[in-house]
RNA sequence: GCGGAUGUGGCGUAGCCGGCAACGCGUCAGCCUCCCAAGCUGAAAAUCGCGGGUUCGAUUCCCCUCAUCCGCUCCA
Numbered sequence: 001g002c003g004g005a006u007g008u009g010g011c012g013u014a015g016c017c018g019g020c021a022a023c024g025c026g027u028c029a030g031c032c033u034c035c036c037a038a039g040c041u042g043a044a045a046a047u048c049g050c051g052g053g054u055u056c057g058a059u060u061c062c063c064c065u066c067a068u069c070c071g072c073u074c075c076a
Base pairs, nucleotide, nucleotide: 001072002071003070004069005068006067007066010025011024012023013022019056027043028042029041030040031039049065051063052062053061
């Protein structure tokens, strides 16, 4: 230099067939309990890596770019 994969709440992942972003763990509050754990109920938390385009509408399609990983090539 070229090609490919991945990037989504605090963490791990799903959603990619364009139409209110879901699940588990964790966190917080309540219930329960003598207390804790477990269990039950509820809540908060994601401008979907960044920027742009298409579209009535983009996590999803297109372009650019960044990071991580893999492969190939070159080697003064």

Predicted 3D model of a 76-nucleotide RNA (transfer RNA) from a Thermoleophilia bacterium. The RNAcentral record of the sequence draws on ENA. The organism belongs to Thermoleophilia, within Bacteria. It matches the Rfam family "tRNA". About the family: Transfer RNA (tRNA) molecules are approximately 80 nucleotides in length.